Notes:
Transfer RNA from a Planctomycetota bacterium, 72 nucleotides, folded computationally. It matches the Rfam family "tRNA". The family's RNA type in Rfam is transfer RNA. The RNAcentral record of the sequence draws on ENA.

[in-house]
RNA sequence: GCGCAUGUAGCUCAGCGGUAGAGCGUCCGCCCGACACGCGGAAGGCCGGUGGUCCGAAUCCACCCACGCGCA
Numbered sequence: 001g002c003g004c005a006u007g008u009a010g011c012u013c014a015g016c017g018g019u020a021g022a023g024c025g026u027c028c029g030c031c032c033g034a035c036a037c038g039c040g041g042a043a044g045g046c047c048g049g050u051g052g053u054c055c056g057a058a059u060c061c062a063c064c065c066a067c068g069c070g071c072a
Base pairs, nucleotide, nucleotide: 001071002070003069004068006066007065010024011023012022013021018055026042027041028040029039030038048064049063050062051061052060
C1' cells in the first nucleotide's frame, strides 16, 4: 500500500429498510432478624465519524477513524 472482518448500554452480544433489545452489572422495592438467593420495577445507548441514496437508514453506498487478520 491492497483485501477481508469488527465497531450498538458499564461489560458480553442480538437487531438483515419502518418506535433500538437481551443477559450480566448498577439503583429502588418486596422477601429475611440480617445477608445471600429469589421476585417485581427503574435508570442507562439517538448505533465509531462525515456525506450520499430513500417517504423512511443501526441496517444500503462512498470516504475517513480505531482495532484485528491476511497478502505484498
Its mean pLDDT, the model's own confidence on a scale to 100, is 83.